Predicted 3D model of a 1208-nucleotide part of an RNA (large-subunit ribosomal RNA, half B) from Planctomicrobium piriforme. Its Rfam family is "Bacterial large subunit ribosomal RNA". Its mean pLDDT, the model's own confidence on a scale to 100, is 85. Taxonomically the source falls in Planctomicrobium (Bacteria, Pseudomonadati, Planctomycetota, Planctomycetaceae).
Context: one part of a larger RNA
RNA sequence: CUCUGGUUAAGGAACUCUGCAAAUUGACCCCGUAACUUCGGGAUAAGGGGUGCCUCAGCAAUGAGGCCACAGUAAAUCGGCUCUAGCGACUGUUUACUAAAAACACAGGACUCUGCGAACACGUGAGUGGAUGUAUAGAGUCUGACGCCUGCUCGGUGUUGGUAGGUUAAGGAAGAGGGUUAGGCAGCAAUGCCGAAGCUCGCAACCGAAGCCCCAAUAAACGGCGGCCGUAACUAUGACGGUCCUAAGGUAGCGAAGUUCCUUGUCGGGUAAGUUCCGACCUGCAUGAAUGGCGUAACGACUGGAGCACUGUCUCAACCAGAGACCCGGUGAAAUUGCAGUUGUGGUGAAGAUACCACAUACCCGAAGUUAGACGGAAAGACCCCAUGAACCUUCACUGUAGGCUGAUACUGUGUCUAGAUGAUUUUUGUGUAGGAUAGGUGGGAGGCUAUGAAAGGGGUACGCUAGUACUCCCCGAGCCGACGUUGAAAUACCACCCUGGAAUCAUUUGGAUUCUAACUGCGUUCCGUGAAUCCGGGCGCAGGACAAUGUCAGUUGGGCAGUUUGACUGGGGCGGUCUCCUCCAAAAGAGUAACGGAGGAGCCCAAUGGUACCCUCAGCCUGGUUGGCAAUCAGGCGUCGAGCGUAAAGGUAGAAGGGUGCUUGACUGCGAGACCUAUAAGUCGAGCAGAAACGAAAGUUGGGCUUAGUGAUCCGGCGGUGCUGGAUGGAAAGGCCGUCGCUCAUCAGAUAAAAGGUACUCUGGGGAUAACAGGCUGAUCGCAUCCGAGCGUCCAUAGCGGCGAUGCGGUUUGGCACCUCGAUGUCGGCUCAUCACAUCCUGGGGGUGAAGAAGCUCCCAAGGGUUUGGCUGUUCGCCAAUUAAAGUGGUACGUGAGCUGGGUUUAAACCGUCGUGAGACAGGUUGGUCCCUAUCUACUUUGGGCGUACGAAACUUGCGGAUGUUUCUCUUUAGUACGAGAGGAUUUGGAGGGACGCACCUCUGGUGUUCCUGUUGUCACGCUAGUGGCAGUGCAGGGUAGCUAAGUGCGGCUUGGAUAAGUGCUGAAAGCAUAUAAGCACGAAGCCGUCUCCAAGAUUAGGUUUCGUUGGCGUAAGCCGAAAGUCCCCAGGAAGACGACCUGGUUGAUAGGCCGGCGGUGUACGACAAGUAAUUGUCUCAGCUGACCGGUACUAACGGACGAACG
Repeated sequence: CUCUGGUUAAGGAACUCUGCAAAUUGACCCCGUAACUUCGGGAUAAGGGGUGCCUCAGCAAUGAGGCCACAGUAAAUCGGCUCUAGCGACUGUUUACUAAAAACACAGGACUCUGCGAACACGUGAGUGGAUGUAUAGAGUCUGACGCCUGCUCGGUGUUGGUAGGUUAAGGAAGAGGGUUAGGCAGCAAUGCCGAAGCUCGCAACCGAAGCCCCAAUAAACGGCGGCCGUAACUAUGACGGUCCUAAGGUAGCGAAGUUCCUUGUCGGGUAAGUUCCGACCUGCAUGAAUGGCGUAACGACUGGAGCACUGUCUCAACCAGAGACCCGGUGAAAUUGCAGUUGUGGUGAAGAUACCACAUACCCGAAGUUAGACGGAAAGACCCCAUGAACCUUCACUGUAGGCUGAUACUGUGUCUAGAUGAUUUUUGUGUAGGAUAGGUGGGAGGCUAUGAAAGGGGUACGCUAGUACUCCCCGAGCCGACGUUGAAAUACCACCCUGGAAUCAUUUGGAUUCUAACUGCGUUCCGUGAAUCCGGGCGCAGGACAAUGUCAGUUGGGCAGUUUGACUGGGGCGGUCUCCUCCAAAAGAGUAACGGAGGAGCCCAAUGGUACCCUCAGCCUGGUUGGCAAUCAGGCGUCGAGCGUAAAGGUAGAAGGGUGCUUGACUGCGAGACCUAUAAGUCGAGCAGAAACGAAAGUUGGGCUUAGUGAUCCGGCGGUGCUGGAUGGAAAGGCCGUCGCUCAUCAGAUAAAAGGUACUCUGGGGAUAACAGGCUGAUCGCAUCCGAGCGUCCAUAGCGGCGAUGCGGUUUGGCACCUCGAUGUCGGCUCAUCACAUCCUGGGGGUGAAGAAGCUCCCAAGGGUUUGGCUGUUCGCCAAUUAAAGUGGUACGUGAGCUGGGUUUAAACCGUCGUGAGACAGGUUGGUCCCUAUCUACUUUGGGCGUACGAAACUUGCGGAUGUUUCUCUUUAGUACGAGAGGAUUUGGAGGGACGCACCUCUGGUGUUCCUGUUGUCACGCUAGUGGCAGUGCAGGGUAGCUAAGUGCGGCUUGGAUAAGUGCUGAAAGCAUAUAAGCACGAAGCCGUCUCCAAGAUUAGGUUUCGUUGGCGUAAGCCGAAAGUCCCCAGGAAGACGACCUGGUUGAUAGGCCGGCGGUGUACGACAAGUAAUUGUCUCAGCUGACCGGUACUAACGGACGAACG
């Protein structure tokens, strides 16, 4: 010193994030017990009282009387309590190993699904669970007792239902086309054209389900639930009105909340003081109704706030016990370690040096300690970034897939009805207007129908444009219609062919409904195999039934599951911006040249805005001129370029590239010497040749546009052409070649045809190539100062201020940079301990004052000392309360975690708000949440050993040097004086008393005092009684000697000297004056140097003084032996001490123990006698006992050894 315990004066939470920890309480009996309440509770509420022993009475409970102590559950065991909020109803459960909670569960509530071979789940399946259950059952989801309630919204997403229409697969399927070519035609031939069947290739009308679109329903499904403007007779507010939008605009309730940013909102309460807490308000950043809203008794190792009690949590620490530490004996690890002969300061330096430079300091070596440094140890940083890294998770990322749903087909059969399509036959249908009227088209056509029953009338059916048309039945018994007028078209008078829509029959084909039973499936209290069979097989019976189940194919759904993707640049990353091309500047007079440097454009346009031939000259200004103006058109003049040139800018340009007119298509084909540019690939210019053109009389010009942007490699595919290839041959298919088309492949040299997110549950590899802390550089910002002096200050720039500006210094802010550190430099605040600077908060000295005094303001000097306690908050800070002489500003890795803490921040759990479809996220809030290290070196605090200090010793000293200390207030006297009108009120001198700090001590006051005394409980032992002892925290309790101690006591800061600072002077020139200065002289501060105290000669410069010893033998010598002063070992010890050391003593002795006496402590022993029934009491007896204290006394123990000088 640490740990585990004990006790503590006065105070009593002042401690601290927090009463953490500790203390209090505690058993049994009696009394008594509030709000609230779900009437059960709350409740051991709270708060009081009692408890031993003896005698008597009583069955007992109990009562009466008596006795002792500080204390009778005497020890041990054994709730502290109350008030008030939040959350969760409760008892339970949970992250085995940092989270026990408000999280999970829960009874209760609700919704959805499920009719039994149930849904659902597991399984490839058989099968199994569900359940030997059957909707009062089972499954899933949400909510979470109870009470009062649960609003509006169906637009989106989901779910459910619907199915007329649209779309839609496999499969089916008429049809058309391509290839081939028997054959035909043409041709002298080569060959060309046409082309049946078959084979074949793709195409395909039509049929074809679910799904999707669509229509509804549904929110205790996922979810959502507005803005602006105006308005009331003070003001304010806005019941009210207007308007826009929406699917609907948040109802009740609650509300600065576990939700409120601003915010410590405002008010009230509590406190001396309240960022917390409680009650309100409502301005709800961003409450809100089963993602439940609001209450709520009881409950809670939950989370806040307050109080009582209690305390060493604290003011402020002290003592004691035990275990370590330390010493001795034994045994005996570890991490770590480039090698070490391992200082300080300043500097330097990969930017914080034991090792470099300079200076300073330093004899050699240990032990005990402390941790400031060794960017200490431990763990290839978990934060951050990077990787064409990983893993999980999510989803309306991409691509798949289990599964689900649906269709086709096979297993798979009969009958009936019905629907569609196609074809054939028959039959029917057809209204624009004008018109007798419902005129389908074309052709033929002058007659046709009729007793095989015309017209008219009645009934019915179908269609319908409501006018009528067609058919049929009854009745009837002879006529009805056409060519003529209207019309684009003329008679359904009649015939034929056809169109539109329909009907009937037949055929083919497709679908639907229904029926049957025999496939197939299931069941049976049935029979058999079978002695047993909820199985299997068969019989019988029943039910279902061509469905289901199953196989294959297909569509749809499908984060249930899987594989992946999710760009780069970047003064870290993200967010933002950018990514290709053109022009200018930067760019430094060749070219080229970077930045998240400064400015702009392009992703086209034009059939003329191209070619050519010919002609012309602009902008602007002046003058004149009708409306007419500054500016329209006209005339004249000046006018080298200021205009125009499709589009940005630059360059260019009037001898046009600008403006106009005519004719035109060179906006051509095949090429291309040679150059520019250039990593490649690309890109650019180009005379000239051939062909065919335009314009021009011609020479000539023309392969787009005054020039420079207007863009995309390869693969893949389409279209056109083609003297190429044609997989046995002939063809064809397919390919090649030429031309051309399809990319905001814009991340623009283009990873794929096709791709988003989360990770705080995370992981790996790397990076100080790159962020957060700290350091470094810088100093914009920041702080401070100086200069100037516009102005303020009644007057007056400068008592005090000081615009606009200027110049510095500092390295405390916020930053910038990214230089050390990512094979780790622990991060805020507090505690503890500091140390430095001075730009000084106080105290000291001064100048000025708009200084009367007092109190101030301002500036100069000055760093010696000092610089408070509380309330709130994690806070630093800040606000507040009360003090004070003052409550300084900063640095020190925002000093200090190998010193402590861990409240905050910053892992894993959880809640709220907000954002997100979601996984999740939030410099938003909230509750909870493992802090390791035995010290090698340096450093520091102590303490030894060695050697040195030129003989050996013992003492006493000097002090180079170093350190400590250095304080301040109040009262009083001077004096109610100076000053002042008064109010008020000093300088200075003397005296007294405090605070804080420091040193020492234990007489006093106390604390402790487990070695002293006493009381006493339970129990055991000594045979019992008595008396003692052990254990129970020293059992507990009451006292207490020595020692150690503070809260107790005593003392301290004095006195003055020297040199100075700011400042004040004397004399005094330079400079006849003035001047404190130049020569000279003098004052002047808590500051400096001394004076006081402490250390100190390793002060290697090792000092000084005094005293003691200084000699014998052998040996030439080296050396050896003996031995002095003295010292050491050893022994007895210690108010000395970790061990060494130090001090006392060692028989010529009081060193320790013992013994004797005393002080002090405790408080009247045992025993005997006496009193009493007994507990108990009285007397002998202020007895007995007594550690450390004081004195005495040799009874015991201090025995016995060693070293040690003159070399030179």